Predicted 3D model of a 135-nucleotide RNA (FMN riboswitch aptamer (RFN element)) from a Candidatus Zixiibacteriota bacterium. Rfam family: FMN riboswitch aptamer (RFN element). About the family: The RFN element is a highly conserved domain that is found frequently in the 5'-untranslated regions of prokaryotic mRNAs that encode for flavin mononucleotide (FMN) biosynthesis and transport proteins. Its family is annotated with FMN binding in the Gene Ontology. Model confidence (mean pLDDT): 83 of 100. The sequence was found by an Rfam model in a public genome assembly. The organism belongs to Candidatus Zixiibacteriota, within Bacteria.

RNA sequence: UACGGCCUUCGGGGCGAGGUGGAAUUCCUCGACCGGCGGUGAUAGCCCGCGACUCGUCACGCACACAAAAGCGCUGACGACUGAACCGGUGAAAUUCCGGUGCCGACGGUACAGUCCGGAUGGGAGAAGGCGCGG
Numbered sequence: 001u002a003c004g005g006c007c008u009u010c011g012g013g014g015c016g017a018g019g020u021g022g023a024a025u026u027c028c029u030c031g032a033c034c035g036g037c038g039g040u041g042a043u044a045g046c047c048c049g050c051g052a053c054u055c056g057u058c059a060c061g062c063a064c065a066c067a068a069a070a071g072c073g074c075u076g077a078c079g080a081c082u083g084a085a086c087c088g089g090u091g092a093a094a095u096u097c098c099g100g101u102g103c104c105g106a107c108g109g110u111a112c113a114g115u116c117c118g119g120a121u122g123g124g125a126g127a128a129g130g131c132g133c134g135g
Stems, first nucleotide, its partner, number of pairs: 001134001005131006015031005032115002034105002036050004045103002054080006060073003085101005107118003
């Protein structure tokens, strides 16, 4: 400088006490705890983007079958949807650090859930490593 292939592993956390009640880790009172991944002149749940969940379309497979439609898929692609932060300080630079005060949190189940159970021994953004590799 070129090739950018193959393989392996890893990859989500968190409730106590009391009250009411037939029943609540879900409601009420007081007090807690948790925070995927990449980026960002400086470290992020709340700045930008991604993943997952949910929905739609198309394709594919299954099934049916003369054929088609409906239906199913723990299949793929694309699209949609997708919560929340301000002030002050330091500094070249920070909504990321420090101080203060706040806020957010899918779906199904269940007495109404960020924390219980479930899809999930799943998936995945990605991370680390190994092998190969021409001049």